[in-house]
RNA sequence: GCUUGUUCUCAGGGCAGGGUGUGAUUCCCGACCGGCGGUAAUCCUUGGAAUCCCAGGGGAAGCCCGCGAGCGCUCUACCGUCUGCAAGGCGGUGAGGUCAGCAGAUCCGGUGAGAAACCGGAGCCGACGGUUAAAGUCCGGAUGAAAGAGGAUAAGC
Repeated sequence: GCUUGUUCUCAGGGCAGGGUGUGAUUCCCGACCGGCGGUAAUCCUUGGAAUCCCAGGGGAAGCCCGCGAGCGCUCUACCGUCUGCAAGGCGGUGAGGUCAGCAGAUCCGGUGAGAAACCGGAGCCGACGGUUAAAGUCCGGAUGAAAGAGGAUAAGC
C1' cells in the first nucleotide's frame, strides 16, 4: 500500500417582497434551494534538470452515467379486523432491494483540435402523508434510514 472482517464518527438546502381570498410560505406575480459516487480541455498543489514534459494529490455537473431515502411492489412471520369456522380480503409491524413501477429535468451561443461538464444566455426538474386552499421550500414519519465519507483495529497478501 491492497484485500477482507469488526467497530466508531459524520452524512440536505430552500418562498424575501407582493396579489386574490373568510382561509394559501400550498393558487398567481416574484423569490430561493440543489444529497452521494463516477466522468472532467481548465484550475490549485507536491515531487522530478522541471515555464509548455513526466508522476502523484486535490477542487469543479440538480437536468451526462449510476446510487440513495420515500411511496408502490413482492415475500415470510406475527398482531388486529371483516367472516359462524376455514379460505380469502383489508390494516399494522418486519424483511427483500428484483424491475424501463411512481420517476425527474437542457438547449442555444461563445471559446477551442475537441464541450454532456468551461464562459454567457434562456429554459426545465423535484417522494409520501397532512393542511381552513392544490406545497421542491411549511408540519409529520425522522433524535429514523441511507448512497457514501473519514477514523480505529485484526488477519491475509
Molecule: FMN riboswitch aptamer (RFN element)
Organism: Telmatospirillum siberiense